[in-house]
RNA sequence: UCAGAUUACUGGACAGUCGCUUGCCUUCGGUAAGAGGAAAGUCCGGGCAGCGCAGGACAAGACAGUUGCUAACCGCAACCGGGGGCAACCCUAGGGAAAGUGCCACAGAAACAAUACCACCUCCUCCCCGGGAGGAAAGGGUGAAACGAGUGAGGUAAGAGCUCACAGCGUGUCAUGGUGACAUGGCAAGAAGGUAAACCCUGUCUGCUGCAAGGAGACCCGCAUCUAUCCUUUACGGGAUAGUAGUUGUCCGCUAGCGAGUCGAUAACCGCUUGAUUGCGCAGGUAACUGCGUAACUAGAUAGAUGGCUGUCCACGACAGAACCCGGCUUAUAGGUAGUCUGACACU
RNA sequence: GCGGGAGUAGUUCAGUGGUAGAACGUCAGCUUCCCAAGCUGAAUGUCGCCGGUUCGAUCCCGGUCUCCCGCUCCA
Numbered sequence: 001u002c003a004g005a006u007u008a009c010u011g012g013a014c015a016g017u018c019g020c021u022u023g024c025c026u027u028c029g030g031u032a033a034g035a036g037g038a039a040a041g042u043c044c045g046g047g048c049a050g051c052g053c054a055g056g057a058c059a060a061g062a063c064a065g066u067u068g069c070u071a072a073c074c075g076c077a078a079c080c081g082g083g084g085g086c087a088a089c090c091c092u093a094g095g096g097a098a099a100g101u102g103c104c105a106c107a108g109a110a111a112c113a114a115u116a117c118c119a120c121c122u123c124c125u126c127c128c129c130g131g132g133a134g135g136a137a138a139g140g141g142u143g144a145a146a147c148g149a150g151u152g153a154g155g156u157a158a159g160a161g162c163u164c165a166c167a168g169c170g171u172g173u174c175a176u177g178g179u180g181a182c183a184u185g186g187c188a189a190g191a192a193g194g195u196a197a198a199c200c201c202u203g204u205c206u207g208c209u210g211c212a213a214g215g216a217g218a219c220c221c222g223c224a225u226c227u228a229u230c231c232u233u234u235a236c237g238g239g240a241u242a243g244u245a246g247u248u249g250u251c252c253g254c255u256a257g258c259g260a261g262u263c264g265a266u267a268a269c270c271g272c273u274u275g276a277u278u279g280c281g282c283a284g285g286u287a288a289c290u291g292c293g294u295a296a297c298u299a300g301a302u303a304g305a306u307g308g309c310u311g312u313c314c315a316c317g318a319c320a321g322a323a324c325c326c327g328g329c330u331u332a333u334a335g336g337u338a339g340u341c342u343g344a345c346a347c348u
Numbered sequence: 349g350c351g352g353g354a355g356u357a358g359u360u361c362a363g364u365g366g367u368a369g370a371a372c373g374u375c376a377g378c379u380u381c382c383c384a385a386g387c388u389g390a391a392u393g394u395c396g397c398c399g400g401u402u403c404g405a406u407c408c409c410g411g412u413c414u415c416c417c418g419c420u421c422c423a
Base pairs, nucleotide, nucleotide: 001344002343003342004341005340006339007338008337009336010335012313013312014311015310016309017308018307020034021033022032023031024030025029036319040330041329043328044327045326046325047324048210049209050208051207055252056251057250058249060206061205062204063203064202065079066078067077068076069075080094081092082091083090084089095201096200100199101198102195103194104193112148117140118139120135121134122133123132124131125130150166151165152164153163154162169190171188172187173186174185175184176183177182214270215269217263218262219261221259222258223257226243227242228241229240230239231238232237244256245255246254247253277296278295279294280293281292282291283290284289314317349419350418351417352416353415354414355413358372359371360370361369366403374390375389376388377387378386396412397411398410399409400408
């Protein structure tokens, strides 16, 4: 100099003026605060709230290397294994196909059951071409995949893990290192197609509904005291069984009333923003993160505020607008700033 | 705001791992003096888009875009 990799931050600034929402005050007004890194998608997890008890079993669903972090997680960190890249670095739904079942179209002899189209070898027949019987499964062909261990040698009629040597593979076991996934090495017996984002098996977890949750209605009227049978009682009443209705998908279990009108009137109050909060410092930890100290208060609307205009400056402003809250993930994003690292070339 | 569902031919819908179909519509031909109806035939698709799993994806999984539906408290 060129080409790359990766991390963090920022997301117009200032002044004037006119407005809007909320809080406070001494209320013809004054004063303070007023969108985001994603407020988005609603994809996960939690808080919070209610559900007639949230009890049991089944069903259903989610997840999947290891260790840690966390309130929790389909999250994050570090590492292990696999893949890509010269490298920095990036990607990885990564348990089980040595339990069972299913599927593997077309082509092909054959798709996991059995077998053989061409070629090879032996025998028989035949003048030859060819035909028949058998052997073998290494070569060709088909296909995404071919019976599932490569190379060489031996062996044979021809061949083949058929045998041997070396190399490879997973399984079991032992040793060493590591908390562990796992790695390295030794020994033993061995030959197993793919697919689990197919059913399934193993392990772990999950009650349901969401702030339009809910706090929580007030008053009055009517019909009934759920229905049937049985037992008991003078009667009222009580008990048992079955049914009906309700209760989260089912069952067990549990519970036992239904309907009309008026008021507020599509509204109002609370929930509603001080919280697993944010900044800084110190300490622990490789890190995620945690502890302690200190300081700060930073939207809370309910037709829904956070904006318009003017001036100056610059790099001329992207994606985009809170609706109960928080931790993540994913997606969108003009421009700018600050680092760290790798490779190639050149020069000193 | 919360919850649920769907994207396949011009339209309405089937198809749910192995060459994408039906009805209506469109076009052409036959029939008719002409039209309609009828008969015969033909064309028509990035299966919304992007990626993954698989030999292979409309179908399975993830992301994304668009559309549709339901839900106020006391009740």
Molecule: RNase P RNA; transfer RNA
Organism: Magnetospirillaceae bacterium